[in-house]
């Protein structure tokens, strides 16, 4: 070099093209405890990997890049 497939909070993982991007985990406040752990209440955190096009609307389609995994000679 092509081909297939993937990129979404700190980390895992959802999300028929349609309203606030749900959900474990970890985190920070609270209650409970002699203290901590479980457990329970609630809280912050995401400009969906960049740019660009398609639509009335894009995490989703398309294009080009950028990383990663895989197959091929």
């Nucleotide at each position: 070099g092509c081909c297939u497939c993937c990129g979404u909070g700190g980390c895992c993982c959802a999300a028929c093209g349609g309203a606030c991007a749900a959900g474990g985990c970890g985190c920070c406040c609270g209650a409970c405890u002699a203290c901590g752990g479980a457990u329970c209440g609630g809280g912050a955190g995401a400009u969906u990997g960049u740019g660009a096009g398609u639509u009335c609307g894009a995490a989703u389609c398309u294009c080009a890049c950028c990383g990663g995994a895989g197959g091929u000679a």
This is a predicted structure of a 73-nucleotide RNA (transfer RNA) from Emiliania huxleyi.
Lineage of the source: Eukaryota > Haptophyta > Prymnesiophyceae > Isochrysidales > Emiliania.
It matches the Rfam family "tRNA". Gene Ontology term of the family: triplet codon-amino acid adaptor activity.